[in-house]
Molecule: transfer RNA
Organism: Longimicrobium sp.
RNA sequence: GCCAGCGUAGCUCAGCCGGUAGAGCACUCCACCCAUACUGGAGCGGCCGGCGGUUCGAAUCCGCCCGCUGGUA
Numbered sequence: 001g002c003c004a005g006c007g008u009a010g011c012u013c014a015g016c017c018g019g020u021a022g023a024g025c026a027c028u029c030c031a032c033c034c035a036u037a038c039u040g041g042a043g044c045g046g047c048c049g050g051c052g053g054u055u056c057g058a059a060u061c062c063g064c065c066c067g068c069u070g071g072u073a
Base pairs, nucleotide, nucleotide: 001072002071003070004069005068006067007066010025011024012023013022019056027043028042029041030040031039049065050064051063052062053061
């Protein structure tokens, strides 16, 4: 340089043949207990790497850019 994959909540990821985003862990509160842990319940938290395009509508399709990983000479 070229090719491919990935970039979604604090972390690990799902959702990716378009219809206004979820799980687990973490965190806060409550219940339970003499207390702690476990367990159960509730809550908090992201508009989806950035910019444009297509569309009535985009995390999801297309283009460019940025970053990470792998492959290749």